Record summary:
Predicted 3D model of a 572-nucleotide part of an RNA (small-subunit ribosomal RNA, 5' domain) from Ceratocystis fimbriata. NCBI's taxonomy places the organism under Eukaryota, saccharomyceta, Microascales, Ceratocystidaceae, Ceratocystis. The RNAcentral record of the full RNA draws on SILVA. Its Rfam family is "Eukaryotic small subunit ribosomal RNA". On this family, see Cannone et al., BMC Bioinformatics 2002: "The comparative RNA web (CRW) site: an online database of comparative sequence and structure information for ribosomal, intron, and other RNAs".
Context: one part of a larger RNA
RNA sequence: UAUGCUUGUCUCAAAGAUUAAGCCAUGCAUGUCUAAGUAUAAGCAAUUAUACAGCGAAACUGCGAAUGGCUCAUUAUAUAAGUUAUCGUUUAUUUGAUAGCACCUUACUACUUGGAUAACCGUGGUAAUUCUAGAGCUAAUACAUGCUAAAAAUCCCGACUUCGGAAGGGAUGUAUUUAUUAGAUUAAAAACCAAUGCCUUCGGGCUUUCUGGUGAUUCAUGAUAACUUCUCGAAUCGCAUGGCCUUGCGCCGGCGAUGGUUCAUUCAAAUUUCUUCCCUAUCAACUUUCGAUGCGAAGGUCUUGUCUUCGCAUGGUUACAACGGGUAACGGAGGGUUAGGGCUCGACCCCGGAGAGGGAGCCUGAGAAAUGGCUACCACUUUUAAGGAAGGCAGCAGGCGCGCAAAUUACCCAAUCCCGACACGGGGAGGUAGUGACAAUAAAUACUGAUACAGGGCUCUUAUGGGUCUUGUAAUCGGAAUGAGUACAAUUUAAAUCCCUUAACGAGGAACAAUUGGAGGGCAAGUCUGGUGCCAGCAGCCGCGGUAAUUCCAGCUCCAAUAGCGUAUAUU
Numbered sequence: 001u002a003u004g005c006u007u008g009u010c011u012c013a014a015a016g017a018u019u020a021a022g023c024c025a026u027g028c029a030u031g032u033c034u035a036a037g038u039a040u041a042a043g044c045a046a047u048u049a050u051a052c053a054g055c056g057a058a059a060c061u062g063c064g065a066a067u068g069g070c071u072c073a074u075u076a077u078a079u080a081a082g083u084u085a086u087c088g089u090u091u092a093u094u095u096g097a098u099a100g101c102a103c104c105u106u107a108c109u110a111c112u113u114g115g116a117u118a119a120c121c122g123u124g125g126u127a128a129u130u131c132u133a134g135a136g137c138u139a140a141u142a143c144a145u146g147c148u149a150a151a152a153a154u155c156c157c158g159a160c161u162u163c164g165g166a167a168g169g170g171a172u173g174u175a176u177u178u179a180u181u182a183g184a185u186u187a188a189a190a191a192c193c194a195a196u197g198c199c200u201u202c203g204g205g206c207u208u209u210c211u212g213g214u215g216a217u218u219c220a221u222g223a224u225a226a227c228u229u230c231u232c233g234a235a236u237c238g239c240a241u242g243g244c245c246u247u248g249c250g251c252c253g254g255c256g257a258u259g260g261u262u263c264a265u266u267c268a269a270a271u272u273u274c275u276u277c278c279c280u281a282u283c284a285a286c287u288u289u290c291g292a293u294g295c296g297a298a299g300g301u302c303u304u305g306u307c308u309u310c311g312c313a314u315g316g317u318u319a320c321a322a323c324g325g326g327u328a329a330c331g332g333a334g335g336g337u338u339a340g341g342g343c344u345c346g347a348c349c350c351c352g353g354a355g356a357g358g359g360a361g362c363c364u365g366a367g368a369a370a371u372g373g374c375u376a377c378c379a380c381u382u383u384u385a386a387g388g389a390a391g392g393c394a395g396c397a398g399g400c401g402c403g404c405a406a407a408u409u410a411c412c413c414a415a416u417c418c419c420g421a422c423a424c425g426g427g428g429a430g431g432u433a434g435u436g437a438c439a440a441u442a443a444a445u446a447c448u449g450a451u452a453c454a455g456g457g458c459u460c461u462u463a464u465g466g467g468u469c470u471u472g473u474a475a476u477c478g479g480a481a482u483g484a485g486u487a488c489a490a491u492u493u494a495a496a497u498c499c500c501u502u503a504a505c506g507a508g509g510a511a512c513a514a515u516u517g518g519a520g521g522g523c524a525a526g527u528c529u530g531g532u533g534c535c536a537g538c539a540g541c542c543g544c545g546g547u548a549a550u551u552c553c554a555g556c557u558c559c560a561a562u563a564g565c566g567u568a569u570a571u572u
Base pairs, nucleotide, nucleotide: 001568002567003566004565005564009442011440015435016402022400023399024398026397027396028395031063032062037060038059043055044054061421070355071354072353080276081275082274085271086270089269090268095264096263097262109235113144114143120136123133124132125131153172154171155170156169157168160165173232175228177226178225179224180223181222182221197206198205199204212219234258236257237256238255239254242252243251244250245248278326279325280324285317286316287315292314293313294312295311296310297309298308299307330352331351332350334345335344336343337342357378358377360375361374362373380391381390382389383388408433410432411431412430416429417427418426419425447479448478449477450476451474452473453472454471455470456469457468458467459466460465485505486504487502489501515561516560517559518558519557520542521541526556528555529554530553531552537544538543
């Protein structure tokens, strides 16, 4: 693990892994809206509302759908574990920072630009689908387009020039790509020669330029020259409405929502170092044409890398077991057993991996080589009016099949959490019941007195007897106690159930009745009775049975464990 017999209570609780990663009818399992993107519903509701204003189906837009859940087919240096590295990379979201530079030229939208489209309305097609066509409208934080405002500084060019200087012009946000460059750093003091920059009391004096981090960089960061299908730098939304006067279609202004570039952070991810794995030599050599091992260049990638291409070299692994084969092999944390050493299990609730009938390819996206996404092929399959169309339960229930072998087409988002524009919606994640002798916990099936009888110990006057303390047996006579069950009620709970509470009922043997195996030995308990007669049968093993069976079939009695016990199998 399965199965046989039996089964009253309480708590707890595994459960279609093994065989077929076999096939699936039906239903559900992923959706989502705030004051704050978009409302002219021919929707509701009205009334402070003759642009709108409240609620709001639908639809556009945004986000999520890459999490979760399931399964273990593959897979043997692969996965995985512990341990490194990223100076070899990406990262939606979270949180913290962060952007005055845009126009290129003067009659211009900056108090706000453009064109669509859905829902809607109407006309339709097909046997058929979550199929859609044509006509007519209308929105945006959808899709596009596109302005503005400081001061200073630096660099380049430079008309002129008394060679001391300089009017004037241009460029300079951020991002991208390339190149160049800075990114430094321990010897100290003096003299002489030549040139000449400051301060000079005309003797002289030399004062000083600046640089973060690491063990380590072509790092961070800055600068220069260009480059670009020129990235971003808000034409957005809600709630409050105030202040200033030069009363103008004036100027200034709060809170916070969404968006946005770069840097960090967080959530991660992806590669990566070292060590470690079961059986097998009836597997001894393997790899390299078609990348095998390394180098150079380029491509590709988020990045590293034979990842790919070209060129070059001839390497790399192996008796310390490579390569091959097997595995009723996902890895680990862990479980069982054991004095120690070990042996064995680990599909299964946590971590990691892989997969969605089999392979392959791809779109979208921060993230997928996604399957409750798409496209082919193969194998199955549904439907058809035969032209076509549709599908993927190793999600939750449920069915068939397979088998020794495994539950309800239930209720709920109340808890735990997750997702969303979100305090409000959704969630077969999850919880709650149902089935459930997988395991595990506690422990009912009786307690007690008297009497009678039969003993036992002690003791006492007559010892045949009395007293006292008990041990049992009773078709004797009482007494109390309670839950199993039934059940008002409350509690429990999302709503219930159960439990825990609790009125009222609820125990006398014929019940409210305990089984399962055994009684020769091992091994605890009969030389009792009847039946059978080497038959029927028992018996793990030794053995029993041929007419007195301690062993079979029964009755009685007894023994063991006990709400459980037997059997088979695997393992220690």